Description:
Transfer RNA from Aciduliprofundum sp., 78 nucleotides, folded computationally. It matches the Rfam family "tRNA". The family's RNA type in Rfam is transfer RNA. Its mean pLDDT, the model's own confidence on a scale to 100, is 82.
């Protein structure tokens, strides 16, 4: 340098293919409550996210373009 894959709460992930049911699901963390003599465990509730910019569209996490970051492969290594 080229090709491919990925980026979603504090953390790990699903959703992207085929736009709308997504003001976004699950687990965990945190906060509150229940249970218990107390604690742990368990149960319930709450808070919290779509990497950045642009485009298409009535509508974008999702499609398109560019960029940034991470990973893999290939090439180069005079």
């Nucleotide at each position: 340098g080229c090709u491919c894959c990925g980026g979603u709460g504090g953390u790990g992930u699903a959703g992207c293919c085929c736009g709308g049911c997504c003001a976004a699901g699950c687990a965990u963390u945190a906060g509150g409550g229940g249970c218990u003599c107390u604690c742990a465990a368990c149960c319930c509730c709450u808070c919290g996210a779509c990497c950045c910019g642009g485009g298409u569209u009535c509508a974008a996490a999702u499609c398109c373009c560019g960029g940034c970051c991470g990973g893999a492969g290939c090439a180069c290594c005079a």